């Protein structure tokens, strides 16, 4: 990197360094010099895999992941009582597997 399965309306931030962008793409809307993005430290959330236990569960030690906004919203298709709402698909993210 392409493939399979599962999940995605919950949850959880401070400090140091740096200094202008960031939220995957497009459109929108938003965050941002009252310091974005990134790196590091510490803390936390969660419970996918492993572990442990009193095993329909608990725990949170290990491996990941995550800590603005529903995956921020929409995009393609369908339905409806239609400035909207609902369902599904695509795409994306994460985990486990397979290669």
């Nucleotide at each position: 990197u392409a493939c399979u399965u599962a999940u995605c309306c919950a949850g959880a931030a401070a400090g140091a360094c740096u200094g202008a962008g960031g939220g995957a793409a497009a459109g929108g809307c938003c965050c941002u010099u009252u310091g974005a993005c990134g790196u590091c430290u510490u803390a936390g959330c969660a419970a996918c895999c492993u572990g442990u236990u009193u095993c329909u569960a608990a725990u949170a030690a290990g491996g990941u992941g995550c800590u603005a906004a529903c995956u921020c919203c929409u995009u393609c298709c369908g339905g409806c009582a239609a400035u909207g709402c609902c369902g599904g698909a695509c795409a994306g993210a994460u985990a486990a597997g397979a290669u």
Notes
SAM riboswitch aptamer (S box leader) from Pedobacter metabolipauper, 99 nucleotides, folded computationally. It was read from a public genome assembly, where an Rfam model found it. It matches the Rfam family "SAM riboswitch aptamer (S box leader)". Its family is annotated with regulation of gene expression in the Gene Ontology. The model forms 94% of the base pairs in the Rfam consensus. The coordinates come from a structure-prediction model, not an experiment, and the mean pLDDT is 85.